The part of an RNA shown here (small-subunit ribosomal RNA, 3' major domain) has 477 nucleotides and comes from an uncultured bacterium.
Context: one part of a larger RNA
Order: sequence, then C1' cells, then structure tokens
RNA sequence: UGACGGGGACCCGCACAAGCGGUGGAGCAUGUGGUUUAAUUCGAAGCAACGCGAAGAACCUUACCUGCUCUUGACAUCCCAUUCGAUAGAGGGUAAUGCCUCUAGCCCUUCGGGGGAAUGGAGACAGGUGGUGCAUGGUUGUCGUCAGCUCGUGUCGUGAGAUGUUGGGUUAAGUCCCGCAACGAGCGCAACCCUUAUUGUCAGUAGCCAGCAGGUCGCGCUGGGCACUCUGAUGAGACUGCCGGGGAUAACCCGGAGGAAGGUGGGGAUGACGUCAAAUCAUCAUGCCCCUUAUGCCCUGGGCUGCACACGUGCUACAAUGGCCGGUACAGAGGGAUGCCACCCCGCGAGGGGGAGCGGAUCCCGGAAAGCCGGCCCCAGUUCGGAUUGGGGGCUGCAACCCGCCCCCAUGAAGUCGGAGUUGCUAGUAAUCGCGGAUCAGCAUGCCGCGGUGAAUGCGUUCCCGGGCCUUGCACA
Repeated sequence: UGACGGGGACCCGCACAAGCGGUGGAGCAUGUGGUUUAAUUCGAAGCAACGCGAAGAACCUUACCUGCUCUUGACAUCCCAUUCGAUAGAGGGUAAUGCCUCUAGCCCUUCGGGGGAAUGGAGACAGGUGGUGCAUGGUUGUCGUCAGCUCGUGUCGUGAGAUGUUGGGUUAAGUCCCGCAACGAGCGCAACCCUUAUUGUCAGUAGCCAGCAGGUCGCGCUGGGCACUCUGAUGAGACUGCCGGGGAUAACCCGGAGGAAGGUGGGGAUGACGUCAAAUCAUCAUGCCCCUUAUGCCCUGGGCUGCACACGUGCUACAAUGGCCGGUACAGAGGGAUGCCACCCCGCGAGGGGGAGCGGAUCCCGGAAAGCCGGCCCCAGUUCGGAUUGGGGGCUGCAACCCGCCCCCAUGAAGUCGGAGUUGCUAGUAAUCGCGGAUCAGCAUGCCGCGGUGAAUGCGUUCCCGGGCCUUGCACA
C1' cells in the first nucleotide's frame, strides 16, 4: 500500500422487511448428470454451466458408430501429356457413390496463338470439428451502470509511498458547493444518439361524410376535399426557469404555480482501470505438437431421440373469479413471390380442388384472446384435468420404422394447491390474455418482439446477501 475481520461509523441495491405470483409435490416438454451403448460426437460447471453454443438433429446438418470405396485426393497454386465430349440428360449395377454404357456438347483471334475447362501422370503440397483457451489474436461473460481508476507539476517522507481523491454538506453519481499543500488534467458519471409522452409547420392514392353531391340492403363505394385521425420529415417544449420555506448568503432539499410532461419525465443504446491463468483452438484467425492409402475424403444405414434413476428451466393442471355451448366487441407490431393466399366448391376436421389480388399504409396472413350478453353444469376425481393407449385420416418431404407435426373417433392416468427450502417483481410493473417474427421443406411449452386487461405493498434499515466510502486491528501478500 492492499486484501481480510463472526471490528467500528456512514450510505446504497427487490438485499431484507411489507405485499402479489411462482418453484420444490403431479403429468408432460426441454437441458444436464448418471447409466447404457458399436456410437449414444463435442464444448459449457457455484453466483457468471444446465429451453446454454443449437434462431429448427428423420437423410442432409454431423463432428460419433457400422459397413463399402478413394488415394495429388471433396478444395488451392505450380509442371508435363492428351482433349475441346467442359457439362447436362438417360439407362444399367450397387445398400449407396462417373462404378459401367449411351446421347448431345467451349470463348476470343491481326489465325501464329491466347483464355478457360476436363481427363491422365509425377511430385511439391492439399486436408484434419486431431491436442494445447496454462503459448495466443479476436470475441464474450462477470463483479457492475457499481462510482470508481489514474496522470502531470508541486509539496511531504531516507524509502515503499502519501497528498490531490481526505474533511463539512449534498447527489443517482469522484454530482455539485465550501474548506484544505496542493494546482490542474485524463478514462469513467452526466450530456450529445434512438424511442415514447404534448404540440406548430410542411407533405398528402391510408383517414373523413367532418361540410357538399351521387349511389346502395349495406360499406369512403364514387365525385370531391386534406379539416380531423394517421404516416413521416423538420421545429417548439423542461432549464430547479418562476414563487414560498429550509440551508453557510452556497451546493442542494421540501412545498406550490403554470404545464401534455417535471426535478436524470418513462424505456433503450452506451460497460472506466482492472478481477476471475473465467469462456471459446468446434465461428474465425493463429504458434507449437501430432495424423498423412489416414486422425484426410466419399457414400450407406444407425446414433446424437437410447432409460432403474437424480437435478435445473418451463408448459398444462388440480377447477365455479371456473368448464362447456351460442351470440357479440376492441389491438399493436410484424411477415409475404419456387411467397401470403381473399372468394367459391368438397370434407365433422387436419386439409384438398378451383381461383382473384398483392413485391404490398392499397391485396393477403387476419375470426386477436381474455372481455361483454344469454344458457347449461351444482362441488363430484366431476361436463375439472388432459397424460397414456387403440383405430382411422391429413400435410411436408426421395423417405416420417427407429425419429416429425396436425385432425377425427374412442380411451381417459397422475393430480383436490404441494415438506425443508427456494425464486421473480416497486407501475402500465407483477399477474393474466392472446398476436407476430427469426430459424425453417416440415417440426416450439424455447427465444426475440407486440399490444389487451391491470393490481397489492413499501413502517423501516436491527438482521441475511452483494456493493461503495472513511476508520481500526492484523500472525496474510
């Protein structure tokens, strides 16, 4: 000087408390451990691994296993020879692959040639998701959006170092004020950026009968108009600016006015010096080591989905604030061309057959659901709950046996609110309700977004956890 203390003082954070909902019990989904296996590829490991890499494992993916092939190789550059038959299609064989056969078949040219490609050959080499994240770059997590981390000059100290950065107030903040052997400065904080809340102007192929005209069973449907809504661009607006009180007359705090909005308005992006030899050699790059008729490459089938179990994260429930049936209302944000699909017909349905519009404020996905109105159920393992299983079907795809999703009929399991414990959340939040998107042929209860309905509680900081600052002890560095 730091780190540490079941030392002290002060202060924060859904840290506790106050409150609401979960999880831990059930069934299922998913990840992991374990076990099994020819293989169940690999990585991630307290917080900060475990719906994580995986924003899509039937083949492919795929790195694993079985079996069958290939060796200058699936891919790059160079050399020699041959060809212009490069490549595409068809047939045969095989479990599968130019393994075999057949058919068609370059460009430029001053014609010497050039370019490009294929096949064969020799070797330099290719190739490796093989090892090492304790050799690395890059990227990322974490403490932590915490308020800290430092430097120059000066001063003090023999020196390590101190001072500044401590102190008195104050703040979300090393934020600001005052004081002070310090005076300044940098990286952080804040602001500048995006979005949301109000509004002016400009702009109107979406919006409006608002005012007029026409028309209809009805509808912005038509003429017409941009006033309103909206869309989008550019401005305004909030700054403790104003008033009162407190305070050292300061910083600032409390209350009030005006205002759509207050005291960083709400949300996002933004992550200092560093810590964890944290994570990643399997995104990529890369040193060294290792393989080189194989640890490379091609293909077939299988596996990654195996199941006595254990854990994490979720979904659905156990019902009456509910379930079912009928009727009826209101979003936002997105996506759409080998796509989204109106409308019509067929089917109980998944879906099928026709078929218009739209590269989309214009058409489509697209009936939002909870809600509201009416009816049934009458507390029961039930008209709760839907696992599991049987049967029949649909779709995608070369192909759904291993191993997809969906529909219909039947079947109806556990489950009556969950031990010790543990977790999220302070407002348009929790809870609850549906909708969209990425990936994607097909395949979400996951993920990323969107809106609808919409709470309770917060006395307080003694205690648990994490953190900041000062101080003290110290046998640690």
About this RNA:
The prediction has a mean pLDDT of 84.